The RNA shown here (Guanidine-I riboswitch aptamer) has 111 nucleotides and comes from Cohnella rhizosphaerae.
RNA sequence: GGAUUCGUCCUCUAGGGUUCCGGGGCGGCUUCGGCCGGCUGUCUGGUCCAAGGGGAGGGCGCGCCCUGCCGAGUGCGGCAGGCGUCACGGAGGGACAAAAGCCCGGGAGUA
Repeated sequence: GGAUUCGUCCUCUAGGGUUCCGGGGCGGCUUCGGCCGGCUGUCUGGUCCAAGGGGAGGGCGCGCCCUGCCGAGUGCGGCAGGCGUCACGGAGGGACAAAAGCCCGGGAGUA
């Protein structure tokens, strides 16, 4: 100085906010059954967003070596199983209504 330390998707969770639903509260109207309009996430909730490091399970793909079986016959092919470890980290910006452990991003920087 450089490279690598799987990729992607699905269902969830920690977490996240507030469009919508629900809750709370205020005001107005009311035929007293409710209806309408603001406010409130410092409302435990439903919908919603959601993990590289900092969670779980699963599908597919890829890689590697190992094991078993089959084909074939010395170097391969197929199938099944196993393995894919380590990871300090801003500021700032972006999206949807909004926010975040989301995305930029295993980024900058540092080790």
The organism belongs to Cohnella, within Bacteria. Its mean pLDDT, the model's own confidence on a scale to 100, is 78.